[in-house]
RNA sequence: GAAGCUACAGGCGAUGGAGUUCGCCUUUUAACCGCCCUCAGGGCUGAUGACUCCUCCAACACG
Numbered sequence: 001g002a003a004g005c006u007a008c009a010g011g012c013g014a015u016g017g018a019g020u021u022c023g024c025c026u027u028u029u030a031a032c033c034g035c036c037c038u039c040a041g042g043g044c045u046g047a048u049g050a051c052u053c054c055u056c057c058a059a060c061a062c063g
Base pairs, nucleotide, nucleotide: 009026010025011024012023013022016054017053018052019051020050021049034044035043036042037041
């Protein structure tokens, strides 16, 4: 000096916050940036990667 591994830490997982957990990325710029169709246009689902709670929006019912 190079490569690999481990530890710690940080970041990311199609719209907000928190906890838990999983995965991915982190020495030059990475992980990530949804799906369908007749595709330069049109259509559809969901606040989660997953679970729980809260918040926002929409529909229905009751008081």
Molecule: Fluoride riboswitch aptamer (crcB RNA motif)
Organism: Beijerinckiaceae bacterium